[in-house]
Context: one part of a larger RNA
RNA sequence: UCCGGCGAGUUGCGCUUACUGGCGAGGUUAAAUGCUAAAGGCAUGGAGCCGAAGGGAAACCAAGUCUUAACAGGGCAAAGAGUCAGUAAAUGCAGACCCGAAACCGGGUGAUCUAUCCAUGUCCAGGCUGAAGCUGCUGUAAAAGGUGGUGGAGGGCCGAACCCACAUCCGUUGAAAAGGGUGGGGAUGAGGUGUGGAUAGGGGAGAAAUUCCAAUCGAACCCGGAGAUAGCUGGUUCUCCUCGAAAUAGCUUUAGGGCUAGCCUCGUGAGAGUAUGGCGGAGGUAGAGCACUGAAUAUCCUAGGGGGCGUCAAAGCUUACCGAAGAUUAUCAAACUCCGAAUGCCGCAGAUAUGAUUCACGGGAGUCAGACUGUACGAGAUAAGUUGGACAGUCAAAAGGGAAAGAGCCCAGACCUGCAGCUAAGGUCCCAAAGUGCGUGUUAAGUGGAAAAGGAUGUGGGAUUUCGAAGACAACUAGGAUGUUGGCUCAGAAGCAGCCACACAUUGAAAGAGUGCGUAAUAGCUCACUAGUCGAGAGGUCCUGCGCCGAAAAUGUCCGGGGCUGAAACACGACACCGAAGCUCAGGAAUGCAUCGAAAGAUGGAUUGGUAGAGGAGCAUUGACAGCGCGCAGAAGCUGUACCGGAAGGAGCAGUGGAGUGCUGUGAAGAGAGAAUGCCGGA
Numbered sequence: 001u002c003c004g005g006c007g008a009g010u011u012g013c014g015c016u017u018a019c020u021g022g023c024g025a026g027g028u029u030a031a032a033u034g035c036u037a038a039a040g041g042c043a044u045g046g047a048g049c050c051g052a053a054g055g056g057a058a059a060c061c062a063a064g065u066c067u068u069a070a071c072a073g074g075g076c077a078a079a080g081a082g083u084c085a086g087u088a089a090a091u092g093c094a095g096a097c098c099c100g101a102a103a104c105c106g107g108g109u110g111a112u113c114u115a116u117c118c119a120u121g122u123c124c125a126g127g128c129u130g131a132a133g134c135u136g137c138u139g140u141a142a143a144a145g146g147u148g149g150u151g152g153a154g155g156g157c158c159g160a161a162c163c164c165a166c167a168u169c170c171g172u173u174g175a176a177a178a179g180g181g182u183g184g185g186g187a188u189g190a191g192g193u194g195u196g197g198a199u200a201g202g203g204g205a206g207a208a209a210u211u212c213c214a215a216u217c218g219a220a221c222c223c224g225g226a227g228a229u230a231g232c233u234g235g236u237u238c239u240c241c242u243c244g245a246a247a248u249a250g251c252u253u254u255a256g257g258g259c260u261a262g263c264c265u266c267g268u269g270a271g272a273g274u275a276u277g278g279c280g281g282a283g284g285u286a287g288a289g290c291a292c293u294g295a296a297u298a299u300c301c302u303a304g305g306g307g308g309c310g311u312c313a314a315a316g317c318u319u320a321c322c323g324a325a326g327a328u329u330a331u332c333a334a335a336c337u338c339c340g341a342a343u344g345c346c347g348c349a350g351a352u353a354u355g356a357u358u359c360a361c362g363g364g365a366g367u368c369a370g371a372c373u374g375u376a377c378g379a380g381a382u383a384a385g386u387u388g389g390a391c392a393g394u395c396a397a398a399a400g401g402g403a404a405a406g407a408g409c410c411c412a413g414a415c416c417u418g419c420a421g422c423u424a425a426g427g428u429c430c431c432a433a434a435g436u437g438c439g440u441g442u443u444a445a446g447u448g449g450a451a452a453a454g455g456a457u458g459u460g461g462g463a464u465u466u467c468g469a470a471g472a473c474a475a476c477u478a479g480g481a482u483g484u485u486g487g488c489u490c491a492g493a494a495g496c497a498g499c500c501a502c503a504c505a506u507u508g509a510a511a512g513a514g515u516g517c518g519u520a521a522u523a524g525c526u527c528a529c530u531a532g533u534c535g536a537g538a539g540g541u542c543c544u545g546c547g548c549c550g551a552a553a554a555u556g557u558c559c560g561g562g563g564c565u566g567a568a569a570c571a572c573g574a575c576a577c578c579g580a581a582g583c584u585c586a587g588g589a590a591u592g593c594a595u596c597g598a599a600a601g602a603u604g605g606a607u608u609g610g611u612a613g614a615g616g617a618g619c620a621u622u623g624a625c626a627g628c629g630c631g632c633a634g635a636a637g638c639u640g641u642a643c644c645g646g647a648a649g650g651a652g653c654a655g656u657g658g659a660g661u662g663c664u665g666u667g668a669a670g671a672g673a674g675a676a677u678g679c680c681g682g683a
Stems, first nucleotide, its partner, number of pairs: 001683006011094004016089006023082001026050003032044004054061002064076004097235002100232001104225006115199009124189001126158003129154001133150006162186003166183005201217001203213003210219001238618006248261005262367002264364007273354004278348004287339001288337002293333003298328003304322002306319004370395006377388001378386001400411003415588004420584003426578003429562003435575001438573004442568001448564001454549002458546010475533005481506003486500003512527001516525002589608003593604004619672001621669002624666007637656005643650002
């Protein structure tokens, strides 16, 4: 890992509801007793329980009663629905669907491991050092001291046995559940070690590390309480049919749990409900506005303040200052409103449509982590995110088509079958089904097929304005002068360093006291301006369509690809086709409804995605009872197989096998496996 077998809502008692049966104004017995004699037997037993009467807080009254001063009015009530037996479901108490803790408690077993202690034994090659003491000599007044010898001290030194475990390598499914290699430390001591003994778990021991107490230690092990408890994780076994959620509110030592409500389902009853349109309402949002509350701009006006002039002090005059109030103009607001929608919400009647739609009561739930998209908002940074709310949609629980690929986007809701048709979104050159379709313009950037501020004689359209046959714009030819080198400044300043001057005047077709280059300053070139040549449009501004630059990233050119100048974009117009599980057509099934029918059933139109979950109908397995059958002329089981049924499933035949077994009905369950790091066995 696979295969096989086993493997999870059970049972008792109580309670509630539904259904079936019996009885019924009643229903029913419990314990117990007797009989029969073994079956869910019969009888006795009416104690008890429920019901037959209600009203009121109660006293109390009673087919009525309460309220009340009331005999008025009003509320509630006045014939129904009980018990027994059985079945089903939920629920309470029990292990209570199954497996799963870490732990807690009780009683015992352990110091053959290890810790400490007690008793009694035993072990420590060899070498080194050389304390005290003693003694010879020396020394001294005597000592002290010095020196030689002797001596053999020490938690002394080196180093085997022995003990330890400091470094590193190997080993890590090991040779080994702690070892091996090479080195290392202690090695007469607080030493090592044998044997016997002592201390026990709420405890012992501890040169102290939460260390050891038999490979187990922040509290040993064994058995028991015990199926501890687990708001937690995992698992929970056949089929089909009908309906079908929630991820919210309130409360919660509550937040991943629960209770009630909401939403789902089943039953009963009522006869309503919803949508559209009509009519009638409440309201202060969007917008708008400035009449209020505030904010805020400019001008005028003006009280007051500041500055200046003035004065001994003032008065007074004045102002590029500040400025209440007022006027005018243009504005802003979630906590402003003189105003004010659209939607939504509420009510009413009748019309149309719809209809498993609404309401009440009762049985059963599940849900309390939601996700994204769109719209209008909050706080945040008009960030992410939001356990922030509102509304709608989808997913959740929804398959199909489109978006290359994609839970939540667009289209559309899959009962089954079909090699039939029409469409939606989206598409129609090829991959790839359908237009290399039609008409008019746009783009030249592969824009299309990512992006901003900003930039630009890209190009299309529009508006407006100036000049122009009295000749424009561009180009070419010619002129572009004089007073004068204007004045000042300056070394110089002559149109052209700088300053001043409303910058003059003359001649002229025109020509600035000068547009730029240039010189040290002149010179020189040029422009404005003018004439000629030429001969028809030229220049500016604004709005707008489509493009351009701005534009750098890591597998690989990056529209899905090929490729495309339309097979791109936009706008307008008239067509065709493709395209889904949508719709239609043909056939079939089921469900509930309506009509017909005694029923079986027939007809009609409708419906039939589905997680949690509710309801319904069945299949299969193993016993039991009854009836009917089969079987050595071959039962069950097993193997094979092209048959039948809407599914679970069921036959037939052949082989194998060798003795039991099938169908129908009733009734009972150790009643269905693929998952539980499931259990046992096998490969």
RNAcentral holds the full RNA, with entries from MGnify. This is a predicted structure of a 683-nucleotide part of an RNA (large-subunit ribosomal RNA, domain II) from a mouse gut metagenome. Its mean pLDDT, the model's own confidence on a scale to 100, is 82.